[in-house]
RNA sequence: CUCCGAUAAAAGCAAACUUGUAGCAAUGCAAGGGCGCAAAGCAACGAAUCCCACGUGGAUGGUCGUGCUACCGAA
Numbered sequence: 001c002u003c004c005g006a007u008a009a010a011a012g013c014a015a016a017c018u019u020g021u022a023g024c025a026a027u028g029c030a031a032g033g034g035c036g037c038a039a040a041g042c043a044a045c046g047a048a049u050c051c052c053a054c055g056u057g058g059a060u061g062g063u064c065g066u067g068c069u070a071c072c073g074a075a
Stems, first nucleotide, its partner, number of pairs: 004073002012037002017032006035062001041068003045065003048060004
């Protein structure tokens, strides 16, 4: 350094649900909340799923693949 992922350590993120808000909707954002996560960080390129006003449209990265980056250091 790469791979790997512990009954380790220090951090991080935040499901469902509730409230508000944007949107036709899927869903997003903020606050609360914590099911979980070794990339549950980023990217919508491919697949898949979802929505619609069916368009050269939109959403999902916590569905999978791929690419890039990153804390720690037991086996």
The RNA shown here (c-di-GMP-I riboswitch aptamer) has 75 nucleotides. It was read from a public genome assembly, where an Rfam model found it.